The RNA shown here (transfer RNA) has 72 nucleotides and comes from a Candidatus Peregrinibacteria bacterium. The organism belongs to Candidatus Peregrinibacteriota, within Bacteria. Its Rfam family is "tRNA". By type it is a transfer RNA. Rfam describes the family as follows. Transfer RNA (tRNA) molecules are approximately 80 nucleotides in length.

C1' cells in the first nucleotide's frame, strides 16, 4: 500500500430501520444482620467522530480516526 472484520454502560454482551437501547459483573442507596458476607429492593450509567439517505438510523451507504486478521 491492497482487502476484510469490528467500534454500545465502569468491564463483558443483546438489541438486522419506529425499543423507556435490554442483562451479567462491577458501583451507589435502603432492607436483612449484633457487624461483615450472603441474600432481598431500587437507582445512577452506554451508541467513536464527520456527512449521506429515510417520514424516522445504534442499525443502512460514504469518509476519517483507532483495534485485529489476510495480502503485494
Nucleotide at each position: 500500500g491492497g482487502c476484510g472484520c469490528c467500534a454500545u454502560c465502569g468491564u463483558c454482551u443483546a438489541u438486522c430501520g419506529g425499543u423507556u437501547a435490554g442483562g451479567a459483573c462491577a458501583u451507589c442507596a435502603c432492607c436483612c444482620u449484633u457487624u461483615c458476607a450472603a441474600g432481598g429492593u431500587g437507582g445512577a450509567a452506554a451508541g467513536g467522530c464527520g456527512g449521506g439517505u429515510u417520514c424516522g438510523a445504534c442499525u443502512c451507504c460514504c469518509g476519517c480516526u483507532g483495534g485485529c486478521g489476510c495480502u503485494g